This is a predicted structure of a 1380-nucleotide RNA (small-subunit ribosomal RNA) from gamma proteobacterium WY8. Model confidence (mean pLDDT): 83 of 100. The organism belongs to Gammaproteobacteria, within Bacteria. Rfam family: Bacterial small subunit ribosomal RNA. Gene Ontology terms of the family: structural constituent of ribosome and ribosome.
[in-house]
RNA sequence: GCAGGAUGUGAGGUUUUCGGAUCUCACAUGGAUGGCGAGUGGCGGACGGGUGAGUAACGCGUAGGAAUCUACCCUAGAGACUGGGAUAACCCGAGGAAACUGGGGCUAAUACCGGAUGACCCCUGAUGGGGAAAGGAUGGGACUCUGAAAGGAGCCAUGCACUGUAGGAAGAGCCUGCGUCUGAUUAGCUAGUUGGUUAGGUAAAGGCUGACCAAGGCGAUGAUCAGUAGCUGUUCUGAGAGGAAGAUCAGCCACACUGGGACUGAGACACGGCCCAGACUCCUACGGGAGGCAGCAGUGGGGAAUAUUGGACAAUGGGGGCAACCCUGAUCCAGCGAUGCCGCGUGUGUGAAGAAGGCCUUCGGGUUGUAAAGCACUUUUGUGGGAGAAGAAUAUUAACUCUCGAAUAGGGAGUUGAGAUGACGUUAUCCCAAGAAUAAGCACCGGCUAACUCUGUGCCAGCAGCCGCGGUAAUACAGAGGGUGCAAGCGUUAAUCGGAUUGACUGGGCGUAAAGGGCGCGUAGGUGGUUAUUUAAGUUGGUUGUGAAAGCCCUGGGCUUAACCUAGGAGUUGCAAUCAAGACUGGAUAGCUAGAGUACGGUAGAGGGGAGUGGAAUUUCCGGAGUAGCGGUGAAAUGCGUAGAUAUCGGAAGGAACACCGGUGGCGAAGGCGGCUCCCUGGGCCUGUACUGACACUGAGGCGCGAGAGCAUGGGUAUCGAACAGGAUUAGAGACCCUGGUAGUCCAUGCUGUAAACGAUGAAGACUAGAUGUUGGCUGGGAGACUGGUCAGUAUUGAAGCAAACGCGAUAAGUUUUCCGCCUGGGGAUUACGACCGCAAGGUUAAAACUCAAAGGAAUUGACGGGGGCCCGCACAAGCGGUGGAGCAUGUGGUUUAAUUCGAUGCAACGCGAAGAACCUUACCUACCCUUGACAUGUCUGGGAUCUUGCAGAGAUGCGAGAGUGCCGAAAGGAACCAGAAGACAGGUGCUGCAUGGCUGUCGUCAGCUCGUGUUGUGAGAUGUUGGGUUAAGUCCCGUAACGAGCGCAACCCUUGUUCUUAGUUACCAGCGCGUAAAGGCGGGGACUCUAAGGAGACUGCCGGUGAUAAGCCGGAGGAGGGUGGGGACGAUGUCAAGUCAUCAUGGCCCAUAUGGGUAGGGCUACACACGUGCUACAAUGGUCGGUACAAAGGGAGGCGAAGCUGAGAAGUGGUGCGAAUCCCAGAAAGCCGAUCGUAGUCCGGAUUGAAGUCUGGAACUCGACUUCAUGAAGAUGGAAUCGCUAGUAAUCGCGAAUCAGCAUGUCGCGGUGAAUACGUUCCCGGGCCUUGUACACACCGCCCGUCACACCAUGGGAGUGUGUUGUACCAGAAGAGGG
Repeated sequence: GCAGGAUGUGAGGUUUUCGGAUCUCACAUGGAUGGCGAGUGGCGGACGGGUGAGUAACGCGUAGGAAUCUACCCUAGAGACUGGGAUAACCCGAGGAAACUGGGGCUAAUACCGGAUGACCCCUGAUGGGGAAAGGAUGGGACUCUGAAAGGAGCCAUGCACUGUAGGAAGAGCCUGCGUCUGAUUAGCUAGUUGGUUAGGUAAAGGCUGACCAAGGCGAUGAUCAGUAGCUGUUCUGAGAGGAAGAUCAGCCACACUGGGACUGAGACACGGCCCAGACUCCUACGGGAGGCAGCAGUGGGGAAUAUUGGACAAUGGGGGCAACCCUGAUCCAGCGAUGCCGCGUGUGUGAAGAAGGCCUUCGGGUUGUAAAGCACUUUUGUGGGAGAAGAAUAUUAACUCUCGAAUAGGGAGUUGAGAUGACGUUAUCCCAAGAAUAAGCACCGGCUAACUCUGUGCCAGCAGCCGCGGUAAUACAGAGGGUGCAAGCGUUAAUCGGAUUGACUGGGCGUAAAGGGCGCGUAGGUGGUUAUUUAAGUUGGUUGUGAAAGCCCUGGGCUUAACCUAGGAGUUGCAAUCAAGACUGGAUAGCUAGAGUACGGUAGAGGGGAGUGGAAUUUCCGGAGUAGCGGUGAAAUGCGUAGAUAUCGGAAGGAACACCGGUGGCGAAGGCGGCUCCCUGGGCCUGUACUGACACUGAGGCGCGAGAGCAUGGGUAUCGAACAGGAUUAGAGACCCUGGUAGUCCAUGCUGUAAACGAUGAAGACUAGAUGUUGGCUGGGAGACUGGUCAGUAUUGAAGCAAACGCGAUAAGUUUUCCGCCUGGGGAUUACGACCGCAAGGUUAAAACUCAAAGGAAUUGACGGGGGCCCGCACAAGCGGUGGAGCAUGUGGUUUAAUUCGAUGCAACGCGAAGAACCUUACCUACCCUUGACAUGUCUGGGAUCUUGCAGAGAUGCGAGAGUGCCGAAAGGAACCAGAAGACAGGUGCUGCAUGGCUGUCGUCAGCUCGUGUUGUGAGAUGUUGGGUUAAGUCCCGUAACGAGCGCAACCCUUGUUCUUAGUUACCAGCGCGUAAAGGCGGGGACUCUAAGGAGACUGCCGGUGAUAAGCCGGAGGAGGGUGGGGACGAUGUCAAGUCAUCAUGGCCCAUAUGGGUAGGGCUACACACGUGCUACAAUGGUCGGUACAAAGGGAGGCGAAGCUGAGAAGUGGUGCGAAUCCCAGAAAGCCGAUCGUAGUCCGGAUUGAAGUCUGGAACUCGACUUCAUGAAGAUGGAAUCGCUAGUAAUCGCGAAUCAGCAUGUCGCGGUGAAUACGUUCCCGGGCCUUGUACACACCGCCCGUCACACCAUGGGAGUGUGUUGUACCAGAAGAGGG
């Protein structure tokens, strides 16, 4: 102040029996109680809660210390007496928008201030001085005082509060040792700075502050500066040592919008106090004010990302209060979040027709899979209903005991009962009901790494932690099926440790992988011989204190278990104190001589510095003599020279360097040092004695020396010679080569300070087999040659050992000790910036961004080399003949086309597939047809096969007519055939030879390629297989850590060359006979030729030489043949993703009234051109004509086809003979004998063209071959280049066959004639073996460097511009504190 009530008064309504009753409103009201609120006063707001900005610090941790304070609490003892003046609130009034602020008046206290007393308190000049307090509450019987009374006060008691003192507890302040991140591209920092005296100040020591004095203090054991950071218990990881972190919980610190400041207080320089300044936000009347979530929630923003504006003080704790009780976003709970840990569930048993569906498939099946369904059960969780702990005992109250007290008032402590209080909470837990009902995902499946197939895609889309997948068969992408792993989670990302012995303390390295300083002297430091005594710092042991709790570990206990909670123990490796030990290290003392050093005596040396001096040579100059070149090179030219060079002789000048000796010889720390003499000087080595007595080793910084080039100044300059000039070379030649030539090279003085300054090997010491050479000493033996010992060097080899290997190996890279330097993937980078040094050039120190997945070492096997050695091949050379030029044939490319089907493409495609395209072939094009199909296997129906024939059509085909009734048979039936139907399917010369089999080419008929066992090496590998010989040969012999073996070589096979035996018809014919013009024609013969079977023969067997006595080679004899006799077949391991999907086969893909099948016509035969392979030629070794001789090997029945006849000829006719040693093709040709042509585009050459024919064929137009006549082109031996061939070969000549109706200049065979040449292996090509180098391994057609162009990434420069931090000097200066 409000509300209600009560009482009183007043006003206004309604009503009235006029007495009043009743309603509404207004005003007033003492005291007490309670609630709320303001103020004074007290205590608390310094705790609790939050955050980590600052801080590299006594901030924190740990162990100690002394000069301190402490409200509340506990203990002890002492006190609390007597006065005073104010001021809020309140009243009045004022200013201001507000916040708020003045003025006047009144009042109280446990508020404030005096006086007294006061100690074991404080100060002191030791006399003295200073110096405190507060009461209030409750209960009480007498007594006293006061009051009219009620009552009040005194008094007593109790608990609370108050004052001062001492002690405690707990807390706080201060000091110290040790520990506590990175950077030296931060090396000097400091003026109250360091210390002292004195004074002040503080609770307290102290430069904390002032004055004065001194010049100190810190720092390479890292000061100062810069960057980063709260610290710890602990957490994560790790075997540990360590490494990383500092969330939650706990201790400490710091902070509270930013900066400064003090006030109050026991405690603050104070998160929710004050003042000032600043930034920001808000209010405003523009004057002025207000605020501080790093409290709990919550909002915005930022972000990849982190929660509810909840409940309760019930418990635990805190503050206030006597208490009740109040406050408490501390706390306890709940909510949200699978964020983590733990527990539980999503069912259990049975269930094979192994269902359906899916997926795969070798089409049989497999798999999903007992999985599902079905059947029988269970009920956690969830749902509905019910029951229901513990967290709660204090407080309170009753009784009792003890205690204060006069007290059975009252209070305090305890015991026993009673008993209120629960946010969570629909709690935990239990019971009942129904019901498999309410509950499985995520990642992965190429290797690491558990788990595989299909489809799609086709270097695309995509994946990827690393390696790497994807270019038509993807276990790697995407989907699916299946599987694997984990599971209410699973993957990804980010981060830490581990693996990583990859910063190495445990526990690494530095010859060549990254890494020894260029070398010495030496400071600090580190380390240090031997004996004794002592000390006790290190060291070792015992004890004590501490090392908070929690955590970790162990053992118990409590939640059904666990997580979790809880109790005890162990541990906390540390620090401190103390006692002891005395070996070792250190300190101290005293010694020693083995390390080190000194003196004396020897000794070798290009050790260093200075002065002098010598000869040879180069160059230049002078002179003589002399003439045309010299010089230089791969070859030249520039250059020099007739003005006399070079070459030659004599002389002179000048500079530089020192031949021979000379040497893996010497000296020096290294760089380095070389004629001789002298002077000065350093060091080493050796012998023995004496002396010193650890004096030593190493050596961060520091100091010095330090090749060459270069710089500065001044000299000098003979040679050589950057730059430069000219000449060459070359595409060019800014080079290599040549001619000149300046700096420089030389000297003096200074600077520079680097080198592959290398033994790519730091210094010093000790130990650990030898052998050999050499240098310098000392010492033995020996006449000497020579040969021992030892010390110090130097070099080769080598044991143990080491090493990744190579290699090192007493001169270690072995085993060790001490000290120093250095390394930590490659590039960026022997760099930038900064600093220091330098005259400069530049040097020393020394990053990062970015980028790569390697860079590197040693060794191995190959391959390669314009590396080496050896060897082979028609590889070259020596020869012969060609191609390339011409015409034609043929193949290819290209072009063209409706199509010119396809394949083959360096050798190793191109007269190739094709041993033969007019149709067919044929795959191509055009047109027209067919669709279970031209062809195969099932099913069903019908029929019968089959043959002849008509019409239409280009034909396929379509529509008809006629003849005919099959074969086997056990009499059931069977086999073959035709037509039709349907659905499985047929079919494809469509694609992939880079999915394949098979076959083939090629290196290459080259001599190689491998294996077992053994040995060897960590290993890849090696050995064997290399080596010495030899061969055609990895052929053979010898040697040999290899011994054997296999595939290759050779041989075995075929053929040819000689001969024998056997056998003689169709072959043959010597002798005998017959016979003819002639003829094996005939009888006969078995001799010969020949045929075709079987043997023999040739093996370096024999002789000589040579060689290792071997293998073999050379020569010879004999022989038909001589050294694999000639030829063929035969082709190792492998290479070329060689060739072929069009011989065939085949995976996958594709087509399915067409990419299949059929027919006709066309095309494969085109034609500006280019290439390959051939034929014919260009002629006289020839052409033409005439005559004439001699083969081999083949083929022949839809065949070869004779004689004869016809034709000019191709050919026709003919049809004897022959399935062929009988007959035919079938005349061989070159050759030989004659003739002619006479060097000419011809009597060469024959293309082309015209005409006429022949043959095959269904058909010669496109598009056959041949014949005859006519025509008569190019071409006169072929550019660059290139091919074949080494003996019965090349060359040349004809013959045959396959294919085939016909078609050959091609191919494959056959014989005839029949050469030349090979010195030889330098070179070209290819190959083999050994060796060497390698940055190659897709293997030199390799690899790889730099510029430029474009794009992108990172960084720099750039006219400038903005900002931060810091130092010094200065201007202005708030609040505040102190002083005046």